[in-house]
RNA sequence: GGGCCAGUGGUCUAGACUGGUAGGACGAAUCCCUCACACGGAUUAGGUCGUCGGUUCAAGUCCGACCUGGCCCG
Numbered sequence: 001g002g003g004c005c006a007g008u009g010g011u012c013u014a015g016a017c018u019g020g021u022a023g024g025a026c027g028a029a030u031c032c033c034u035c036a037c038a039c040g041g042a043u044u045a046g047g048u049c050g051u052c053g054g055u056u057c058a059a060g061u062c063c064g065a066c067c068u069g070g071c072c073c074g
Base pairs, nucleotide, nucleotide: 001073002072003071004070005069006068007067010026011025012024013023020057028044029043030042031041032040050066051065052064053063054062
């Protein structure tokens, strides 16, 4: 230098093929339970989806460039 893959709450991850309310688990907070803790139960908060543009009525999803990481080729 070239090619491919990945980037989504604090952590891990689904959703992208086929555009239409961003879901789950762990973790956190509050309440119940307990003498208390743990376990268990209920509820709540936390994402503007790597960045910037484009297409579209509408973009996590499609297109382009860039950034970061991984793998391969030279």
Notes: The RNA shown here (transfer RNA) has 74 nucleotides and comes from a Nitrososphaeria archaeon. RNAcentral holds the sequence, with entries from ENA. Its mean pLDDT, the model's own confidence on a scale to 100, is 83. Rfam family: tRNA. Gene Ontology term of the family: triplet codon-amino acid adaptor activity.